[in-house]
RNA sequence: UGGGUCGGUGAGACGGUCGCGUCACGGUGCUGCUUCGGCGGACCGUGCCGAGGAACGUCCGGGCUCCGCAGGGGAGAACGGUGGGUAACACCCACCCGGGGCAACCCGCGAGAAAGUGCAACAGAGAGUAGACCGCCCGCACGGUUCGCCGGAGCGGGUAAGGCUGAAAGGGUGGUGUAAGAGACCACCGGCGCCCGUGGCGACACGGGCGGCCAGGUAAACCUCGUUCGGAGCAAGGCCAGACAGAGGAUGACGACGCGCCCCGCCGAGUCCUCGGGUAGGCCGCUAGAGGGUGCCGGCAACGGCGCCCCGAGAGAGAUGACCGUCACCCCGGGGUCGAGAGAUCACCGGGGGACAGAACCCGGCGUAUGAUCCGGCCCAUUCC
RNA sequence: GCCCUGGUAGCUCAGUGGAUAGAGCACUUCUCUCCUAAAGAAGGUGUCGGAGGUUCGAUUCCUCUCCAGGGCA
Numbered sequence: 001u002g003g004g005u006c007g008g009u010g011a012g013a014c015g016g017u018c019g020c021g022u023c024a025c026g027g028u029g030c031u032g033c034u035u036c037g038g039c040g041g042a043c044c045g046u047g048c049c050g051a052g053g054a055a056c057g058u059c060c061g062g063g064c065u066c067c068g069c070a071g072g073g074g075a076g077a078a079c080g081g082u083g084g085g086u087a088a089c090a091c092c093c094a095c096c097c098g099g100g101g102c103a104a105c106c107c108g109c110g111a112g113a114a115a116g117u118g119c120a121a122c123a124g125a126g127a128g129u130a131g132a133c134c135g136c137c138c139g140c141a142c143g144g145u146u147c148g149c150c151g152g153a154g155c156g157g158g159u160a161a162g163g164c165u166g167a168a169a170g171g172g173u174g175g176u177g178u179a180a181g182a183g184a185c186c187a188c189c190g191g192c193g194c195c196c197g198u199g200g201c202g203a204c205a206c207g208g209g210c211g212g213c214c215a216g217g218u219a220a221a222c223c224u225c226g227u228u229c230g231g232a233g234c235a236a237g238g239c240c241a242g243a244c245a246g247a248g249g250a251u252g253a254c255g256a257c258g259c260g261c262c263c264c265g266c267c268g269a270g271u272c273c274u275c276g277g278g279u280a281g282g283c284c285g286c287u288a289g290a291g292g293g294u295g296c297c298g299g300c301a302a303c304g305g306c307g308c309c310c311c312g313a314g315a316g317a318g319a320u321g322a323c324c325g326u327c328a329c330c331c332c333g334g335g336g337u338c339g340a341g342a343g344a345u346c347a348c349c350g351g352g353g354g355a356c357a358g359a360a361c362c363c364g365g366c367g368u369a370u371g372a373u374c375c376g377g378c379c380c381a382u383u384c385c
Numbered sequence: 386g387c388c389c390u391g392g393u394a395g396c397u398c399a400g401u402g403g404a405u406a407g408a409g410c411a412c413u414u415c416u417c418u419c420c421u422a423a424a425g426a427a428g429g430u431g432u433c434g435g436a437g438g439u440u441c442g443a444u445u446c447c448u449c450u451c452c453a454g455g456g457c458a
Base pairs, nucleotide, nucleotide: 001381002380003379004378005377006376007375008374012327013326014325015324016323017322018321020050021049023047024046025045026044027043028042030041031040032039033038052356056367057366059365060364061363062362063361064233065232066231067230068266069265071263072262073261074259076229077228078227079226080225081095082094083093084092085091096110097108098107099106100105111224112223116222117221118218119217133163134162135159136158137157138156139155140154142151143150144149171189172188173187174186175185176184190214192211193210194209195208196207197206198205199204237284238283239282240281246275247274248273249272250271251270255267291310292309293308294307295306296305297304298303329353330352331351332350333349334348335346336345337344338343386457387456388455389454390453391452392451395410396409397408398407403441412428413427414426415425416424434450435449436448437447438446
């Protein structure tokens, strides 16, 4: 210098004009109620404050609240290498194994296929306790013959070394052996199971011994094993005010009940369903929290501990914006300067650009969307010193 | 807020691991007719909403995502 890979920053700043929402304060030739003190509504003015890194999708996990308690089994669901982090997780960190890449690094729904069942189209002889289509070998019928033998389309048998089909054909190489062959036997290699040793918390790695010649794929097919999960959701739920009209059914000492199929215990008199009627007002829950920043310490890290500092949306299911100017950033065109040129550069001029998206009970993750800029680590190649 | 279903030819729908993905209507061409309709014959339909993965193989199974519709409180 070129290419690659991993990670981070950031989501413009200031001023002016107009506008929107909550709250506080003040006001009005307005308005409702009133116990005449006030309270509320509407409008006007002033002041404070007013979205995000994803507020999004709602894919997971938790807090909180209710279902009387939430115990055992069942069903259902989720997860799946090992160790750690965490309130918890399907998330994160580190490592192991497998795969890709020259490398940095990336990817893995990564338990079990020698527990069982199933599936594998087409092609092919044969597709899972293998299989004789071609080939190879032996024998026979038969034919030829120079009588030494030769051929052998047909028949009977042997054979998995070679060919053919396929995504996949039941270890590989070499030898012994044989009519031809074959783990039939032997050596080495690969893989599997068991045992032992060393290292590691562990997954696992390395080394040694023994065994039988070898056990195919698929569990994002059923299934098996292990671990975890009771259900519902702030329109949860509670309080106040106001309105109305009840009727029928189920069960009632057994068993309603937010998977509620079975069981156990507690508990105790109402509970549930359908139709009909009324209301759709106010307050709480409600925002200081597993919160953020920073320094030190522990840890490889995720993260944890301690100290200091900071934190003013909380709505009716609705607001947080627009325009102008200056500056900063980026792009395009022109001009000046340097230069042979390519090009580089600027207190210069003109034009243009700024995304994705928006709280509504709150957090931790994941996933997805996102214009432009800037910064850093590492790897490979090339050149120069 | 909590959930469910669907996306396949121009339209309405089948197909639920197996190769070239089907049916009806519609469309195109031809025959018949003076012409049209009807009738008959022949024919092309297609990124299976998009991306990635599992598998020898995906419309089908899994994950993410886009669009449309519906339910409950």
Two RNAs folded together computationally: RNase P RNA and transfer RNA, 458 nucleotides in total. Rfam match: Bacterial RNase P class A. From the family's description: Ribonuclease P (RNase P) is a ubiquitous endoribonuclease, found in archaea, bacteria and eukarya as well as chloroplasts and mitochondria. It is annotated as a ribozyme. Gene Ontology terms of the family: ribonuclease P activity, tRNA processing and dimeric ribonuclease P complex.